[in-house]
Context: one part of a larger RNA
């Protein structure tokens, strides 16, 4: 490389938007680039095949025949790709109505709690643990009242529940704003799908600069516990968590399952909308559109399990993957302030 793969063996890019490319609905009619068929010409000759024939036979050596799948010219055909013309709605998109939503943003604002700090009551312990010290307390602590300061997190509602491409998102108000979904069937009229570089977006930690700093705690001190104890248990505690700009670009970034598209038994739960039924209903049944999760057929899997949210049946497009270990290491290169990341062998060796 073909081939065969990518839930759990090797192996889906950490999300997206998008450029080239690739792939692409229905019906008409030209063209005739592919594509199909005719001829001509060309494809040396020797080997090679296949049929004869000469050396006694073979080796070898003559002869015919096919063949040489290409190529170029010119003569048709018009399914199907293409392509240029006019066309339509079923993909896609627009507009109207209408509801759900912890989707972003920024501003502001509420109560519990913890801890400080001030006063008051009050007295000797109080915290800690398997038990204990450390530590705090007669300079009056722990408890309690009342005040007042300051960070950070939003109980209950809270769901197998909503949203969001992923990362994520949760007290309330407003600001400005992004997508999804439903009805309507009104308007363009294939305008689509994927998507290699390539932008952008990306938890926690980390890093600059400048600000916060209540609790929590890497680091570090301390006392325990132990043969030891750089730990697990305790008291204390800096960065760090918080904010504001810029960088990191990495994760079990997980559903260990790329994106999109058709079709392909039932049942059942939660949440958004729309329809119908007896009217009215927060309720009931029946139907529908998109989500959400369990359970389960066909099928499909080593086997677990997977089954309209596929790991089935297909078709288009990107990405990886080819024992182990050396190793995601060296080297080089490209980003970075650094920390390192991204690309990434190979000798050996089983």
């Nucleotide at each position: 490389c073909u081939g065969g793969g990518u839930g759990u063996a090797a192996a889906g890019g950490g999300a997206g938007c998008g450029u080239a490319g690739a792939c692409g609905g229905a019906a008409u009619g030209g063209c005739a680039a592919g594509u199909c068929u005719g001829a001509u010409g060309u494809g040396a000759a020797a080997g090679g095949c296949c049929g004869g024939g000469g050396c006694u036979c073979a080796a070898c050596c003559c002869c015919g025949g096919g063949a040489c799948u290409g190529c170029a010219u010119u003569g048709g055909a018009a399914a199907c790709u293409g392509u240029c013309a006019a066309u339509c709605u079923a993909g896609a998109g627009u507009a109207c109505c209408g509801g759900a939503g912890g989707g972003g943003u920024a501003a502001g604002u509420g109560g519990a709690a913890u801890u400080c700090c001030u006063a008051g009551u009050g007295u000797a312990g109080c915290g800690g643990u398997g038990a204990a010290a450390u530590g705090c307390g007669u300079a009056g602590a722990u408890a309690u009242u009342a005040g007042g300061a300051g960070g950070a997190a939003c109980a209950c509602c809270a769901g197998u529940g909503g949203c969001g491409a992923a990362g994520g998102c949760g007290g309330c108000u407003u600001u400005c704003u992004g997508g999804a979904c439903g009805a309507u069937g009104a308007c363009u009229g294939a305008c689509g799908u994927u998507g290699a570089g390539g932008c952008u977006c990306g938890a926690a930690a980390g890093c600059g600069u400048g600000g916060g700093g209540a609790g929590c705690a890497a680091a570090c001190a301390g006392g325990a516990u132990u043969a030891g104890a750089u730990a697990c248990c305790c008291u204390g505690g800096u960065a760090g968590u918080c904010c504001a700009c810029g960088c990191c670009g990495u994760a079990a970034a997980c559903g260990a399952u790329g994106a999109a598209u058709c079709a392909u038994a039932g049942g059942u739960u939660c949440g958004g909308g729309g329809u119908g039924g007896g009217c009215a209903a927060a309720g009931c049944c029946a139907u529908u559109c998109g989500g959400u999760g369990c359970g389960g057929c066909a099928g499909c899997a080593a086997a677990c399990g997977c089954a309209a949210u596929a790991a089935g049946u297909a078709u288009u497009c990107c990405a990886c993957c080819u024992g182990g270990g050396g190793a995601g290491u060296a080297c080089g290169u490209u980003c970075g302030c650094a920390a390192g990341a991204a690309u990434g062998a190979a000798a050996c060796u089983c």

The part of an RNA shown here (small-subunit ribosomal RNA, central domain) has 350 nucleotides and comes from an uncultured bacterium. Rfam family: Bacterial small subunit ribosomal RNA. Gene Ontology terms of the family: ribosome and structural constituent of ribosome. RNAcentral holds the full RNA, with entries from ENA, Greengenes and SILVA. The coordinates come from a structure-prediction model, not an experiment, and the mean pLDDT is 87.